[in-house]
Context: one part of a larger RNA
């Protein structure tokens, strides 16, 4: 000096980001219990008594021995749930509705997954998946079922835009591949003809050349897509500017002009979103960059990548406040075990 621990005057969180950490409380009976609320709850809320043991008396049960209760009256102790074990409470915000899951070995959450809603695809030899395939699962199931996605109890909602991309429908008209028909051109030459040599028989060179077969291969046909017409946002996604205007100022209900597919609507808002920011006023406090209540120039909320409320729950998150305590002022002794020293 470390480590496990016990105990402590006076104060009681003045310690720290932060009451981390240890206190305190604690069982059982009896009263007694807010606000809020899905009327289930919240709730052991909170808060206040009482508890051993002994005689006596009553009671209820059992066959019975016993067991459990009430009262009154005594008694002992520093203390009777005498030791072990065994909730500290309240009040606000904030996330997620809930029990649930999850980063085996550094995160248990507000994060997954929920139950409910919703779009969507499938008529069954189902759509989907896994398999080169046979086949299998889906399912020995049939649209009140099954896949997909997304949101995520429940309350009251869920606006506008179809211009883009996607998704589905159309099918007039453009574009369009294999392929279908095959024009024309080539190549090939039986023939035909000019030319040269040969006495002939024949021979070489060149021009034109039908058929055949070899080849190029236009125009025409020629389907889905696409472009194109529509629809569709609980699809993917968006949901604007300038500039002027009231009889003090100031602000602009109004006006006016650009641009868009349309210009954010309830609701909420400095928020898990606010830079500037410790905005601003109010509350708490002696003193508050945090918290609350509000306001709203939302740098850069916003409507199932949901808005906004919400009982109840939560080893979540943050803010005070009772109690309460060695965290603290300020440290002290005690005990154990290292560590040091000797052996």
């Nucleotide at each position: 000096c470390c480590c496990u621990c016990g105990u402590u005057a006076a104060g009681g969180a003045a310690c720290u980001c932060g009451g981390c950490a240890a206190u305190c409380u604690a069982g059982c009976c009896g009263c007694g219990u807010a606000a809020g609320u899905u009327c289930g709850c919240a709730a052991u809320a909170a808060g206040c008594g009482g508890u051993g043991c002994c005689u006596u008396u009553g009671g209820c049960u059992g066959a019975a021995a016993g067991g459990c209760c009430a009262a009154a009256g005594g008694u002992c102790u520093c203390a009777g749930u005498a030791a072990a074990g065994u909730g500290g409470c309240c009040c606000g915000g904030g996330u997620g509705a809930c029990u649930g899951u999850u980063u085996a070995g550094u995160a248990a959450a507000a994060a997954c997954a929920c139950a409910g809603c919703a779009c969507u695809c499938u008529g069954c030899a189902a759509a989907c998946u896994c398999g080169a395939a046979a086949g299998a699962g889906a399912a020995a199931g049939u649209a009140u079922a099954g896949g997909g996605u997304g949101u995520g109890a429940c309350a009251c909602c869920u606006g506008c835009c179809c211009g883009g991309u996607g998704c589905u429908g159309g099918a007039a008209g453009g574009u369009u591949a294999a392929g279908g028909c095959a024009a024309u051109g080539g190549g090939u030459u039986a023939g035909u003809u000019g030319g040269c040599c040969g006495c002939a028989a024949g021979g070489c060179c060149g021009a034109c050349g039908a058929a055949g077969c070899c080849u190029u291969g236009a125009a025409c046909c020629g389907a889905a897509g696409c472009c194109c017409c529509a629809g569709u946002a609980a699809a993917c996604g968006g949901c604007g500017g300038c500039u002027g205007u009231a009889a003090c100022u100031a602000u602009a209900a109004c006006a006016g002009u650009c641009c868009u597919a349309a210009g954010g609507u309830a609701g909420c808002g400095a928020a898990a979103u606010u830079c500037c920011u410790u905005g601003u006023g109010g509350g708490g406090u002696a003193a508050g960059u945090u918290c609350c209540c509000a306001c709203g120039c939302g740098c850069a909320c916003g409507a199932a990548u949901g808005g906004u409320g919400u009982a109840a729950c939560a080893a979540c998150u943050u803010g005070g406040g009772c109690g309460c305590u060695g965290u603290c002022u300020c440290a002290a002794c005690g005990a154990g075990g290292g560590a040091c020293u000797c052996g």
Large-subunit ribosomal RNA, domain IV from a Candidatus Omnitrophota bacterium, 343 nucleotides, folded computationally. NCBI's taxonomy places the organism under Bacteria, Pseudomonadati, Candidatus Omnitrophota. The full RNA is in RNAcentral, with records from ENA. Its Rfam family is "Bacterial large subunit ribosomal RNA". Its mean pLDDT, the model's own confidence on a scale to 100, is 87.